[in-house]
RNA sequence: AGAGUUUGAUCCUGGCUCAGGAUGAACGCUGGCGGCGUGCUUAACACAUGCAAGUCGAACGAACCUUCGGGUUAGUGGCGGACGGGUGAGUAACGCGUGAGAAUCUGCCCUCAGGAGGGGGAUAACGGCUGGAAACGGCCGCUAAUACCCCAUAUGCCGAGAGGUGAAAUGAAUUUCGCCUGAGGAUGAGCUCGCGUCUGAUUAGCUAGUUGGUGUGGUAAAGGCUCACCAAGGCUUCGAUCAGUAGCUGGUCUGAGAGGAUGAUCAGCCACACUGGGACUUAGACACGGCCCAGACUCCUUCGGGAGGCAGCAGUGGGGAAUUUUCCGCAAUGGGCGCAAGCCUGACGGAGCAACGCCGCGUGAGGGAUGAAGGCCUCUGGGCUGUAAACCUCUUUUAUCAAGGAAGAAGAUCUGACGGUACUUGAUGAAUAAGCCACGGUUAAUUCCGUGCCAGCAGCCGCGGUAAUACGGGAGGUGCAAGCGUUAUCCGGAUUCACUGGGUUUAAAGGGUGCGUAGGCGGGCAGGUAAGUCAGUGGUGAAAUCUUCGAGCUUAACUCGGAAACUGCCGUUGAUACUAUCUGUCUUGAAUUUAGUGGAGGUAAGCGGAAUAUGUCAUGUAGCGGUGAAAUGCUUAGAUAUGACAUAGAACACCAAUUGCGAAGGCAGCUUGCUACACUAAUAUUGACGCUGAGGCACGAAAGCGUGGGGAUCAAACAGGAUUAGAUACCCUGGUAGUCCACGCCCUAAACGAUGAUUACUCGACAUCAGCGAUACACUGUUGGUGUCUAAGCUAAAGCAUUAAGUAAUCCACCUGGAAGUACGAUCCAAGAUUGAAACUCAAAGGAAUUGGCGGGGGUCCACACAAGCGGUGGAGCAUGUGGUUUAAUUCGAUGAUACGCGAGGAACCUUACCAGGGCUAGAAUGUCAGGUGACAGUCGGUGAAAGCCGAUCUUAUAGCAAUAUACACUUGAUAAGGUGCUGCAUGGCUGUCGUCAGCUCGUGCCGUGAGGUGUUGGGUUAAGUCCCGCAACGAGCGCAACCCCUAUCACUAGUUGCCAUCAGGUAAUGCUGGGAACUCUAGUGAAAGCUGCCGUCGCAAGACGUGAGGAAGGAGGGGAUGAUGUCAAGUCAUCAUGGCCUUUAUGCCCUGGGCUACACACGUGCUACAAUGGGUGCUACAAAGGGUCGCAACACAGUGAUGUGAAGCCAAUCUCAAAAAAGCACUCUCAGUUCAGAUUGGAGUCUGCAACUCGACUCCAUGAAGCUGGAAUCGCUAGUAAUCGUAUAUCAGCAAUGAUAUGGUGAAUACGUUCCCGGACCUUGCACACACCGCCCGUCAAGCCAUGGAAGCUGGGUUUACCUAAAGUCGUUAGCCUCAAGGAGACGCCUAGGGUAAAACUAGUGACUGGGGCUAAGUCGGAACAAGGUA
Repeated sequence: AGAGUUUGAUCCUGGCUCAGGAUGAACGCUGGCGGCGUGCUUAACACAUGCAAGUCGAACGAACCUUCGGGUUAGUGGCGGACGGGUGAGUAACGCGUGAGAAUCUGCCCUCAGGAGGGGGAUAACGGCUGGAAACGGCCGCUAAUACCCCAUAUGCCGAGAGGUGAAAUGAAUUUCGCCUGAGGAUGAGCUCGCGUCUGAUUAGCUAGUUGGUGUGGUAAAGGCUCACCAAGGCUUCGAUCAGUAGCUGGUCUGAGAGGAUGAUCAGCCACACUGGGACUUAGACACGGCCCAGACUCCUUCGGGAGGCAGCAGUGGGGAAUUUUCCGCAAUGGGCGCAAGCCUGACGGAGCAACGCCGCGUGAGGGAUGAAGGCCUCUGGGCUGUAAACCUCUUUUAUCAAGGAAGAAGAUCUGACGGUACUUGAUGAAUAAGCCACGGUUAAUUCCGUGCCAGCAGCCGCGGUAAUACGGGAGGUGCAAGCGUUAUCCGGAUUCACUGGGUUUAAAGGGUGCGUAGGCGGGCAGGUAAGUCAGUGGUGAAAUCUUCGAGCUUAACUCGGAAACUGCCGUUGAUACUAUCUGUCUUGAAUUUAGUGGAGGUAAGCGGAAUAUGUCAUGUAGCGGUGAAAUGCUUAGAUAUGACAUAGAACACCAAUUGCGAAGGCAGCUUGCUACACUAAUAUUGACGCUGAGGCACGAAAGCGUGGGGAUCAAACAGGAUUAGAUACCCUGGUAGUCCACGCCCUAAACGAUGAUUACUCGACAUCAGCGAUACACUGUUGGUGUCUAAGCUAAAGCAUUAAGUAAUCCACCUGGAAGUACGAUCCAAGAUUGAAACUCAAAGGAAUUGGCGGGGGUCCACACAAGCGGUGGAGCAUGUGGUUUAAUUCGAUGAUACGCGAGGAACCUUACCAGGGCUAGAAUGUCAGGUGACAGUCGGUGAAAGCCGAUCUUAUAGCAAUAUACACUUGAUAAGGUGCUGCAUGGCUGUCGUCAGCUCGUGCCGUGAGGUGUUGGGUUAAGUCCCGCAACGAGCGCAACCCCUAUCACUAGUUGCCAUCAGGUAAUGCUGGGAACUCUAGUGAAAGCUGCCGUCGCAAGACGUGAGGAAGGAGGGGAUGAUGUCAAGUCAUCAUGGCCUUUAUGCCCUGGGCUACACACGUGCUACAAUGGGUGCUACAAAGGGUCGCAACACAGUGAUGUGAAGCCAAUCUCAAAAAAGCACUCUCAGUUCAGAUUGGAGUCUGCAACUCGACUCCAUGAAGCUGGAAUCGCUAGUAAUCGUAUAUCAGCAAUGAUAUGGUGAAUACGUUCCCGGACCUUGCACACACCGCCCGUCAAGCCAUGGAAGCUGGGUUUACCUAAAGUCGUUAGCCUCAAGGAGACGCCUAGGGUAAAACUAGUGACUGGGGCUAAGUCGGAACAAGGUA
């Protein structure tokens, strides 16, 4: 000091979350020692038991005991029980803090002065009698005092004075301790005041002893403290009263600080002591361990009556997440009493329990590589654990044992709870001692296995749907460590309430506007004062704490000493710049005056024309009106249209504008009256009179309300007609409130410049309105407005920019997701407005800009995209593929375009992956190693469906004399199997598609905070990001084009198997032969166009155009190959390869048979047709490109034919398949289900093959179905193309081929054009989309959950008022009774705790039912918003 999280990415705003520190903590796991601290935060809930305040015999009488010295103590008496200890309920207060003050008291203590003379009567104890269960008494009698009383005295007190009043104990004694009075001190306490001290205005008025005065009473003391009388005051927006919450402080925690939070332990003050009231005693109490009364509760009881108060220390129950021993001791410190010894002391000193906190120490140190074993990972090489262990050497802190053993003791002796403790020494032995959290990012630290949106994790973002670094476990490394994590709370980070230190055009946020009260702020000069301010100084700011310097415990924590600090308050002495205040003065702020000017400023009255509607009359006839198209509506009873006249109400065309005026709302025909304002020029006057403005007052569009008018137009509601799936809408026809006027309310708007008012300052340009100056129509200067552009500056950016959103100042208003401008409350007549929350919920909500994508946005352009044409598909039959269904199996994949004659370029077996059955298990194949055999194969036999199994027979080679070795083959064993099983969403490779579309990028520079932009946009041009021009860009890359192949022309070269013009020979005929090299052709090299190169027109250029020329070919000549960055998690794990998973007597392998060929049906792609541009028969022509030895086969013969039998030639420019077909020429058929069409079926055959049943092709004879040109819709094609006609090949034994791929023959029509449909490219625009419109998203309803409002009521709580009643008690009064007296009892009165009755407001809980709200992967209905979102 920051980080994560809104987005595809960016900047900003803004919340949420985290990292830090802390705690009287709690919980989970774990736990060695010591020191020092701390320990009911909840029920101020209830308490068993014990203890916590006694002491004095040197005040007194008495009793008892006695060692005769004395001791003990119930009572009287004295002092102390007002301290110490506990708690924080109450209290928002002079309670506390701080600083002052005057009208007081103060036992014990200190100092000083004085005094103590004389008398008296009682009473407890005790004795007797007696009541009661007890607690506790009653009556009679005796007695003492330092108990009580009287008289005297007096420095005192009261009083002006006279005068009045007022003490004592000689008690014990040797001193000393005591007693009384007065004065003073010290200490402690009471009282008063200034200032400070939480939240709420959805609490705005409160107060009758209330405020003051005079007097009375009362107190230690001032005082309405009390009472009588008098006056009517007192407090309050600077927050009274009321409500809620709370002990206050020194301090503590945090923070850089300012602050924020807090108020345990320690210390100061206050309050309280079961709840409430009250007094007594006393120096002191209205009294924690005293009294009286009332109440609640508990206990005892003989039922009559009594007793009690742990918020003292322990402890118990209860509550709670949670907090200790019914310990030891008065040895120390302190307190009470006492002359003292001493007694008492749960204060205190200690110990115990608890990792609750802080601090310290330890759990070993050195060496030790074969880097052991084990575990984990692995690319199988190795790596990690890891010098870690083992092992060797050493040490002993700690723990254990043993021995010694303190200080703390003052005070000479004695006295230690802690404690045989701390500490010291010795002994044994590495021995007794490590865990917890986390490892996706934040945040240091990674891998394997398991799991499979399950189980689970999670502070936030988020992980998990079969390869999880995020779940669970293992291994490893990281962090901290006797602890580690979690939870809770506080501060910080958060400048996220902003004094330090924020904002308000669009993110949340400027009041709708003005006037103005309080308040805040305020021009120049001079002087006085000295409140603020500044300086010096004095007092205070308790101690502790914090900081710092030292010291003591081995160190530290801890403790002690010194200093500093305590930022504050009060006094005092100065200073006087600024602020303030007072006085005087000034003119520039402000206002007034004079003269002009301006305007839809306001208000009242009058007047005007156009239009509209209605009415009357007239002309006139069949429609009018309305729409996308219609209909409702009006009209033959005469509409609409046209003309004339009349009536009515409302609004004011043109002028008119970026205009003008007004505070805003707003204001528009013309004229007049009244009235307000602004500006300009100029003189004079006043002399700061100013600015802002909480409350307040006034104004305030439209709609709406009330009363009364008015009512032409338009038009909510409403009605009808359309549209639609629906249409309570958009469109149409009508139409009422209203719209208009007067008066009175309402008081809100996107009341917007989304920009509060005022003042000053800060470059310019242009336009315009109202003036003024220079003689002024131009030009120019100046003042005040209204606008546009722009510099500096500002801003997150867009943008603002002298009319600021710049630079400053003053004042006011306002500001933090949704729920919500909602609920409740309050105020206001209705509607509604103003004010205005919370629970709950989410991790965002939002602003500006960027890149894309998209739009039923715009512009430009392209394409068989449309249009113009030709031919098809969709209807029929068949072929083929797919879906579906069926099946033991109908193997699998491909599924919009981009699957469906696709993988498959050929399923009878095989293929084959599927099904049924039969078999095999190192396996069907191959390698390596080792062993065995000399074979294996073949042949034969048995069994079997076959595979297989069993048996027989037969049986090597080379080298060497041989043993043997090698080769080969088989076999056995070992080792690497195998899988068309899964995942194409783990992958490689290959492929489809957008698309042969013209795009996609980079470097450097520049612009921008940034994402990004620029370049690549613009103007032209092109098939093209093709080229040219311009330009903050300059260049470059992948694409385009070209380079490659075929084809069109020519030349050269070469002529065999091809060719044959010329020459020769020959045949029935044929380049058949000699020969030729011309031509065709073949196949190699070149030429040409490899250029818009030439001409003309247009153009800056690029280029375009021309029925241009030339040319075989003209503007890319035609065709092919060639497919940028990327998109579709597109396709393929079944071509192949491959990670992971699964399987191993099976998901592998072999075999037989079956299936992939099923068949109600649906779709795609094709073939053949429906006929005469045709069918049939016969004859006659013309190709290209391919194939051929397990082959093509001429030719001959046989057969109607498929084909068969012979057979020449050919490994091919030689032989052959091979006949090309359409075409042409004849003949026939004559419009019909036919001499069309050929499905289907019967019969007979041929060929291939081990085998044509399921399930082949072909031939012949016979049979002769549907079909007569095809609905909605839809496909291909722009020239050698479509259409049409054959031919060949791959695969292949054969073939389901009508498919695919090639090849030639014949050979068209049309394109005006780019409005529209589909697709695409570029620019621009809007966007709430980014999974990108197949997007996003709203509301009702239905379901579940959650919190909350209302509600007939019901139940509590505290508060208040009135009345009734009233204990104890103080005070007052009082004839009877008691008493010598003083006085007392009793009675009465006032007040009052409490109780009762009644009435209020407040607050909480609950409540049938009800209202909305929030949340919840896949519910319903629509389609409101985002694009012109389809009605902005």

Predicted 3D model of a 1432-nucleotide RNA (small-subunit ribosomal RNA) from a metagenome. The RNAcentral record of the sequence draws on SILVA. The prediction has a mean pLDDT of 83. Rfam family: Bacterial small subunit ribosomal RNA. Gene Ontology terms of the family: ribosome and structural constituent of ribosome.